[in-house]
Context: one part of a larger RNA
Molecule: small-subunit ribosomal RNA, 5' domain
Organism: uncultured Eubacteriales bacterium
RNA sequence: GACGAACGCUGGCGGCGUGCCUAACACAUGCAAGUCGAGCGGUAGUAGCAAUACUACAGCGGCAGACGGGUGAGUAACACGUGAGCAACCUGCCCUAUACAACGGGAUAACCGGUAGAAAUACACGGCUAAUACGGUAUAAGACCACGCUCGGGCAUCCGAGAGGGGUAAAAGAUAUAUCGGUAUAGGAUGGGCUCGCGUCCCAUUAGCUAGUUGGCGGUGCAACGGACCACCAAGGCGACGAUGGGUAGCCGACCUGAGAGGGUGAACGGCCACACCGGGACUGAGACACGGCCCGGACUCCUACGGGAGGCAGCAGUGGGGAAUAUUGGGCAAUGGGCGAAAGCCUGACCCAGCAACGCCGCGUGAAGGAAGAAGGUCUACUUGAUUGUAAACUUCUUUUCUUGGGGACGAAGAAUGACGGUACCCAAGGAAUAAGCCCCGGCAAACUAUGUGCCAGCAGCCGCGGUAAUACAUAGGGGGCGAGCGUUGUCC
Repeated sequence: GACGAACGCUGGCGGCGUGCCUAACACAUGCAAGUCGAGCGGUAGUAGCAAUACUACAGCGGCAGACGGGUGAGUAACACGUGAGCAACCUGCCCUAUACAACGGGAUAACCGGUAGAAAUACACGGCUAAUACGGUAUAAGACCACGCUCGGGCAUCCGAGAGGGGUAAAAGAUAUAUCGGUAUAGGAUGGGCUCGCGUCCCAUUAGCUAGUUGGCGGUGCAACGGACCACCAAGGCGACGAUGGGUAGCCGACCUGAGAGGGUGAACGGCCACACCGGGACUGAGACACGGCCCGGACUCCUACGGGAGGCAGCAGUGGGGAAUAUUGGGCAAUGGGCGAAAGCCUGACCCAGCAACGCCGCGUGAAGGAAGAAGGUCUACUUGAUUGUAAACUUCUUUUCUUGGGGACGAAGAAUGACGGUACCCAAGGAAUAAGCCCCGGCAAACUAUGUGCCAGCAGCCGCGGUAAUACAUAGGGGGCGAGCGUUGUCC
């Protein structure tokens, strides 16, 4: 000098930030991911005599739930940073371009009925029905596959272009004129996957490690390369340039310090990674091995009719516990952004705000000017016509930041409507010095001194050291010094 701080004493206001560093301990309750009726059949309601229109909804179907939000457990690793590579790859929604959408079909949920169960729920029990759900046929541009041919290029496998015949694979409609969708292919954009060079803590009181191990041939698998996996073959591979083992740890942009070099840190904000009660697994999907999805095992909690079931706050609040220690079970979708939708709109504890906390930084105030009888009181004293507190107070004049009351009152809204914040900020008027100062220190380091008490006691102390009868070092008082809504102490880093 710095801090996500804590503790002690003290505490007026505002702006902007920040706030479980410990138990990745356990969690009551509410909310945090839905949306589309312009994909579909229905059910209910409202209006109507009705046709019909509108509204709502469980189900089928689509898109989204892989984003956004949290945490740092694990990880010493291509996890991260940086620079390259993929002639070894994928990419929903979006953009560009070209072409196309022909004809049939069989089901199933919802619903009705039934069975089992306390419930959760289950039923390959019966009956009916629809689709942008599902399946079949057709069509097919070198898009893909195999076959050979020609040309060009490269980086070994190869890559690009061209012509040939053969094989393979599509589709869906809605609304009712404006469009929105569907299929195929090529390109783009965005996002990802993989590989490599270099960098990346401590211990050698860890010296040897390794059988899918290292390589090869062939295959399996994958979006893709690869011992990733498998069969066979060879016997390799790594290591004092520190392998292996152990400990510790998310990494970075940055942050703190320092003249720099360096050292330390990795809160908040931004990027990447990993995790979601613990362990394992796959399904769906463009994308997950999926925080608020599924299955299995485990621990724990809850319900139970004892047969069996339900759950996962490291989302936002909040509770218990742990701890020196860390906030509201708040308001709003007005803005920004996201999902769905043609749209209206719905959802959004992302976000924007408000609340709490001197936790931090910054700003302001607690009055200003005049005022000597140098008042009273206190303290000291060579006890006196003394010194000091001290222009300090009183008193006079003034001001009104802040405060109180009243009045007005936004920007943020782009864009007609729409503002949670908020009757807030700000402006005007009135009132009245009115509402507002403490903390640490005074032996030396180190700015600041006397008196009394105590008597190696009580105590102080960062170091040196003070205290055993005149203690500037303990305690109290007066005075003084420093900083100031803070001041000290403790801890940690430079």